[in-house]
């Protein structure tokens, strides 16, 4: 730093996802050790125990033990229980954070200054009672103080009318020394104000009555509506009140390049809280976690009368939860309370213990080892790999373990950690490796297993039988006490864009204009110093990061320094540039004159064409409409034609990428009112401007009201056509509405899909309006202002824009942030009403799209071929039979081909073989090969059983090589055993190779280099012309060049030369005969040439290619014919022609045999033969043929037939036709039953030219006659060759079909058999309404009214001080009032669970019903309205071109 994933394929937008880090985590597997750290994130739920606050006898009295010093104990008193520890409920505030401030307080501390006198009157404890389960209350009586109270002084404090008046103290002690009191200032802590920052939500917009201020008062330490009487109406609020949700806040942490985001555990600071709620008390400080009161929930205790309690302190315990620890050691350090002090008391704090929870260190050995061991996989059988890894040999002990010694932490004492750390010494390599991945991203691959099943998945996606992607293994790769998952967050994402994005078509310009607030604003000068720059000063806690340095064996961690805290706050200076205050310019704006243009608004009058109606007059059978019809109109006179009349409602020509207007949107013609731009010079104000949220107001068409008009159009609706249906389109009617006038809707593809203003940045050209100059009468130059076209630079993903910007820059508004749900639900607001605006969320996908390429297709255009049509001939489609197929059947009917391009196809030949099928009955190393063994050469022939296969018997016969034989060996044969194994027409032709078919003998499909283009890609290969042809020419950023036509190859035609036999016979001779002699001259044969190239002449074209026409010529314009098939396409066809990967079987799916079937047979189809006759049958005659076969061969044999003659038949089911049947017989063949083929007699069926539809065929073709050949014992109407005789027609390219090239459109890319919509109907799943129902929250009125403080009252009670006393001063109980917690009652709000029933949405396999959109999608299409229909939709109106 990127990277996958939209697409055949490319740039773009855009989302989605992944690689990084981070964690108080948790799960899963696995786990040796030590160091530092860190551990309830949920139930601020509920708590058993036990410990977390005491201290002081040097303040006091008493009691107890004790000789006695002394020690305890409960009270009274004094400091401490406001610290520390814990939480994070609550709060969106002056909590918090920073900086500031005045009107305050402060114990214990420290400084100073002053003072500590004199008396008093109680009462706890204790005693003597009572009550009461207890807690605990309560009479009597006694007694102390550093408890309480007067008195006196007052430097100094306070009050104050400034005269004056008020107010302390405690003592303890042998001393020494600790207190005590005023009072001044400190020092630390605290309380209150104020600037600014600190979350989301406006579908929360208006909040508020002590509310805002003023005065008197009261209150508190202080300030102040903090309270309270009056008196005024203020006070916040789009710079977001106010409601409402969520939140402790910050120092920091985590990411990040920053800038920003996301968190606020641990540690440090501030704040709230202590079961919940309220309340106060005492105090220097609380409204107080281990304090009091009430009140209320709960949970203990009882004797039922009452009474106790509060872990969000440490451990612990239920419970929740994925989850988070010992009811431990110690007060040695540190630190805190009390105390003079010793010391006491600390769950603070220091240590241990659990936990891989994290972050760091260390091991789990090192060296040497090749026979590359054994096993494993794997394998092309050779080998590869694991692999120097193992083993084996040498070594060493970190860490774990034994034993020993033993600190620092406390410089003197005291060590819980702890017999810890470290340190020494002993044994063994001994005790220590796992987890995750391996298709791409992403480092790493094999085999089996499964076979869209299991299952995997962060995306993309993998699995349907060869899975590198799923499970095991075997190797690999990474990471390492851990390694994966999960999960949250930041990054990548510039995907919220300050830094740093966009809005013509990808999401995104409000419809359009006026205009508050705001925001921005021309030139000049002066002043200020708000902004701004600079320098100081103060803050910015520490800890954290960062830099140097040091300390634990490094690290981690931890100390010391220094930097940084990029903020805030003060001062000082600067004075550009912004602000603000003043005086000025005039060039932005804006006024005044003065000329001309305009469908620019309103109003009111006129006008004529036409369209209908109406009235009349001609006339007669019709008319209207359509694709073709009908439905309608008409003999009760229509259409049509003529006059007359009514009434609406729109304004041809002119008309025009012409004008005007802010959009919307304006069209006969006048008048009359009115608005706005332009242009021209003078001159005038003198920044007065631009934008512009809320707002206001205009705003097509359609709807709505009321009320008027209604000619013609025309939603709705009717009728008639199409159609499968036809709620469409088409045609015949028609009503609302289209017109007025008034009022509301407030939207449109409201569009230039381009906001508004201003400024800069090459041209060329058209057109409107104006002005000026020049010549001069119509043009030229020039300018302003408006409206197109083209195009440079520059911008764009591209198309494109391009002085009317979409380029360069400024100002301001508005909007956008993947698709769907959705511009929909709730909620508000307008609105009569249809609706409009405003605007989510669940929940769902991984694309959704934009421009532009390359096909393909279009019931898109244009150009061209072709037996494509079309002219024509002759069929096929009906009859019979033949054949192949389908289907049935059957024990098999053996498999295969399947539109064209399956179907007389494989099969160039099934009665047995053949044959793969069934049946029967038989066989198991087999019909091969190898190795071993025995025999016998091989081979012939003869028997018996059996259907045969087989089984079993018997004769006969010996070859070759070495040897003299005996025997050996080669090859073969036959049997045996072994093992690797034969063998399978068993299955995949979608694992495959050959081959084969079809586009298509169509012209066509590429490439190298250049050049365009970001790029797919284009060009080349387009364009003129031409050509059977991408065949040739021109031209041209292309130049070349393959593979494809063409030729080059065979054959037919016309010649030559050479050969001359079995072939020929022209001259000579000879026969019945080219027979024989000769002879190669002709034919003919068969090798090799010649010849045809638009070459020649004219004429076209462009002077080209060519193209027409003539000439010669055997042949003429590719001369016929044949081979020959470009990349490529149909997962085409064949696993049964043969090859071959996987799979399968192996006493069987091999192999043999025998019979049988392949050949059935209602029936459909496809090839085909033969007919339905006179252009004929029949019968007799009669000739020329070419392949080709026969073992070799031009001999020789197989050999014509139609044509032609002559005869008869004479239009019928016949003398046509030739199926079916009987009979005889003939070939083949081991056999012709199922099942061959010919034959002779007999028999004589359909069929008298064949519906829709449909094939072939352009010349030696079609038609028609007959020959031959492969296969083959025999079997051909099939095929593949032959050669007689031999035509008709093509005007022509509009249609069918197929191709080719170019162009266009595309929402196709499996490519139209494409894609895709909506309704129905089933499951699922989230979610609006829903009568209501539960339950939080909050508001308003009222009730009630605990503790409490305060006020009033106080007749009840009372020690200090006054008085000789009564009594006063005072005080305390009780009462009585406002305030108020809880609670209760009514009635709004607001949230949320649940809800019968109901609405749409969205997701599934291959459901239905249609075909609406994508090509002119077959009616262009989409926007807005309105109706109307099963659905998509279909119409009317107005707009739009995407």
């Nucleotide at each position: 730093a990127g990277a996958g994933u939209u697409u055949g394929a490319u740039c773009c937008u855009g989302g989605c996802u992944c690689a990084g880090g981070a964690c108080g985590a948790a799960c899963g597997c696995u786990g040796g050790c030590g160091g530092c750290a860190g551990g309830c994130u949920u139930a601020a739920c509920a708590c058993a125990u036990g410990c977390a606050a005491g201290u002081c006898g040097a303040g006091c009295g008493c009691c107890c033990c004790g000789c006695a010093a002394g020690g305890g104990g409960a009270g009274c008193g004094g400091c401490a229980g406001a610290c520390g520890g814990g939480u994070g409920a609550g709060u969106a505030a002056c909590g918090c954070g920073u900086g500031g401030g005045a009107a305050c307080g402060u114990g214990c501390c420290u400084u100073u200054c002053a003072g500590u006198u004199c008396g008093g009157a109680a009462u706890a404890a204790g005693c003597c009672g009572g009550g009461g389960a207890a807690a605990c209350c309560u009479g009597g009586u006694c007694u102390a103080a550093u408890a309480c109270c007067g008195g006196a002084u007052a430097c100094g404090c306070c009050c104050u009318u400034c005269g004056g008046g008020g107010g302390a103290a405690a003592g303890a002690u042998u001393u020494a020394u600790c207190g005590c009191u005023g009072a001044a200032a400190g020092a630390u802590c605290g309380g209150c104000c104020c600037g600014c920052g600190u979350c989301a939500g406006a579908u929360u917009a208006g909040g508020u009555a002590g509310u805002u201020g003023g005065u008197g008062g009261g209150g508190u330490a202080a300030u102040g509506g903090c309270c309270u009487a009056c008196c005024a109406a203020g006070c916040c609020g789009a710079u977001g009140a106010u409601c409402u949700g969520u939140a402790g806040g910050u120092g920091g942490u985590c990411u990040g390049a920053g800038a920003g985001g996301a968190c606020g555990a641990u540690c440090a600071c501030c704040c709230a809280c202590a079961c919940u709620g309220g309340g106060a008390c005492u105090g220097a400080g609380a409204c107080a976690c281990g304090g009091c009161c009430c009140a209320g929930a709960c949970u203990c205790c009882u004797a039922c009368g009452g009474g106790a309690g509060g872990c969000a302190g440490c451990a612990g315990u239920g419970g929740g939860g994925a989850a988070u620890a010992u009811u431990g050691g110690a007060c040695a350090a540190u630190g805190g309370g009390c105390g003079a002090a010793a010391g006491c008391c600390u769950g603070a704090u220091c240590c241990a213990g659990c936990c891989a929870u994290g972050c760091c260190g260390c091991g789990u050995g090192g060296a040497u080892g090749a026979a590359g061991a054994a096993g494993g996989c794997c394998c092309u059988a050779g080998g590869g790999u694991u692999g120097u890894a193992a083993a084996g040999u040498c070594c060493u002990u970190u860490c774990g373990g034994u034993g020993g010694u033993g600190a620092c932490g406390a410089u003197a004492a005291u060590g819980a950690c702890g017999g810890u750390a470290a340190c020494c010494a002993c044994a063994u390599a001994a005790g220590a490796a796992g987890c995750c991945c391996c298709g791409g991203c992403u480092a790493a691959u094999u085999u089996c297993g499964u076979g869209c099943c299991a299952g995997c998945a962060g995306c993309c996606g993998c699995g349907g039988u060869a899975a590198u992607a799923c499970g095991a293994a075997a190797g690999g790769g990474g990471c390492u006490a851990g390694c994966g998952u999960u999960g949250u967050u930041c990054g990548g994402a510039a995907u919220u864009a300050c830094u740093g994005g966009g809005c013509g078509u990808a999401a995104a310009g409000c419809g359009c204009a006026c205009g508050u607030a705001g925001g921005c604003g021309g030139c000049c000068u002066u002043g200020u110093a708000a902004g701004u720059u600079a320098g100081g000063g103060g803050u910015g806690a520490a800890a954290u990061c960062c830099c140097c340095g040091g300390g634990c064996u490094c690290a981690a961690c931890c100390c010391g320094g220094g930097a940084a805290c990029u903020g805030c706050c003060u001062u000082u200076a600067a004075g550009a540039c912004u602000g603000c205050a003043a005086a000025g310019c005039u060039u932005g704006a804006g006024g005044a004159c003065g000329c001309g243009a305009g469908a620019g608004g309103u109003u009111a009058g006129c006008g004529g064409a036409a369209u209908u109606c109406c009235g009349a007059g001609u006339g007669u059978a019709g008319a209207g409409g359509u694709g073709a019809a009908a439905u309608u109109c008409g003999u009760a006179g229509a259409u049509a034609u003529u006059c007359g009349g009514a009434a609406g409602a729109a304004c041809a020509c002119c008309a025009g990428u012409g004008g005007c207007g802010a959009a919307g949107g304006c069209g006969g013609c006048u008048c009359a009112c009115u608005g706005g731009a332009c242009c021209g010079g003078u001159a005038u104000u003198g920044a007065c401007g631009c934008u512009g949220a809320u707002g206001u107001g205009c705003g097509a068409a359609a709807g709505c009201g009321u009320g008027g008009g209604g000619a013609g159009c025309a939603a709705a609706c009717a009728g008639g056509a199409u159609u499968a249906g036809a709620u469409a389109c088409c045609c015949u009617g028609g009503u609302a509405g289209u017109c007025c006038a008034c009022g509301c809707c407030g939207u449109a593809a409201a569009c230039u899909a381009u906001g508004a203003g201003g400024g800069c940045u090459a041209g060329u050209u058209g057109u409107c309006g104006g002005u000026g100059c020049g010549c001069a009468u119509g043009c030229g130059c020039a300018u302003c202002g408006g409206u197109g076209a083209c195009g440079c630079a520059g911008c764009u993903a591209a198309c494109g824009c391009a002085u009317u910007a979409a380029g360069c820059c400024c100002u301001c508004c508005g909007c956008c942030u993947g698709g769907g749900g959705a511009g929909u639900a709730c909620g508000g607001u307008c609105g009569c009403a249809a609706g409009a605006u405003u605007a989510a969320a669940a929940c769902u996908c991984a694309a959704a799209g934009g421009a532009a390429u390359u096909g393909a297709c279009g019931g898109g255009g244009g150009c061209c071929c072709g037996c494509a049509c079309a002219a024509g001939c002759g069929g096929u489609g009906g009859a019979g039979c033949a054949u192949g197929u389908g289907g049935u059947u059957u024990a098999a009917u053996u498999c295969g081909a399947a539109g064209c391009a399956a179907c007389g196809c494989g099969a160039a030949g099934a009665a047995c073989c053949u044959u793969a099928c069934c049946u029967g009955g038989g066989u198991u190393g087999g019909a091969a090969c190898c190795c071993u063994c025995c025999a016998g050469a091989a081979g012939u022939c003869c028997g018996c059983a059996g259907a045969g296969a087989u089984g079993u018997g018997g004769a006969u016969g010996u070859g070759c090589c070495c040897g003299c034989a005996a025997g050996g060996g080669a090859a073969u044969u036959g049997g045996a055993u072994g093992u690797c194994c034969a063998g399978g027409u068993g299955c995949u032709g979608c694992a495959u190779g050959g081959c084969u078919g079809u586009c298509g003998u169509c012209a066509g499909c590429u490439c190298g280099u250049g050049u365009c283009g970001u790029g797919a890609g284009a060009u080349g290969u387009u364009g003129g012309g031409u050509u059977a042809a991408g065949u040739c020419c021109c031209g041209c950023a292309a130049c070349g060049a393959g593979c494809g036509c063409a030729a080059c190859c065979c054959u037919c035609g016309c010649u030559g030369u050479u050969a001359g036999u079995u072939g020929c016979c022209a001259u000579c001779a000879u026969u019945u005969a080219g027979u024989u002699g000769g002879g190669c001259a002709c034919u003919c044969u068969a090798a090799c040439g010649g010849g045809a190239c638009c070459g020649c002449c004219g004429g076209u074209g462009a002077u080209a290619a060519g193209c027409c026409g003539g000439a010669g010529g055997a042949a003429g314009g590719u001369g016929g014919g044949g081979a020959u098939g470009a990349c490529g396409u149909c997962a085409a066809g064949u696993c049964a022609u043969c090859a071959u990967g996987g799979c399968c079987c192996u006493u069987a799916c091999g192999g043999g045999c025998u019979g049988g079937g392949c050949u059935a047979c209602a029936c459909a189809c496809g090839u085909g033969c033969u007919a339905c006759a006179a252009u004929g049958g029949c019968a007799u005659c009669c000739a020329u043929a070419a392949u080709g076969g026969g073992u070799u061969a031009a001999u020789c044999c197989c050999u014509a037939a139609a044509a032609g003659a002559u005869g008869u038949c004479u239009c019928a089911g016949u003398u046509c036709a030739g199926a079916u049947u009987g009979u005889c017989c003939u070939c083949u063949g081991c056999a012709a039953c199922u099942c061959g083929a010919g034959g002779g007699c007999a028999u004589g069926a359909a069929g008298u030219c064949g519906g829709a539809a449909u094939c072939g065929c352009u010349a030696g073709u079609a038609a028609u006659c007959g020959u031959g050949g492969a296969u083959c014992a025999g079997c051909a109407c099939g095929c593949c060759a032959c050669g007689g005789u031999g035509a008709a027609u093509a005007c022509g390219u509009u249609c069918c079909c197929g191709g080719g090239c170019c162009u266009u459109g595309u929402a196709c890319a499996c490519a139209c058999c494409g894609c895709c919509c909506g309704u129905c109907a089933c499951a699922c799943c989230a979610u609006g309404g829903g009568a209501g129902u539960u339950g939080g929250u909050u508001c308003u009125a009222c009730c009630c009214g605990a503790a409490g403080g305060c006020a009033g009252u106080g007749c009840g009670c009372c020690a200090a001080c006054c008085g000789c006393a009564a009594g006063g001063a005072g005080g305390c109980a009780g009462c009585u009032g406002a305030c108020c917690a809880c609670g209760g009652u009514a009635g709004g709000g607001u949230c949320a669970g649940c809800g019968a029933c109901u609405g749409g949405g969205g997701u599934g396999a291959a459901g239905u019903c249609g075909u609406a959109a994508c090509a002119a999608g077959g009616u262009a299409g989409c926007c807005g309205u309105a109706g109307g229909g099963g659905a998509a939709c279909c119409u009317g109106c107005g707009g739009c071109u995407g």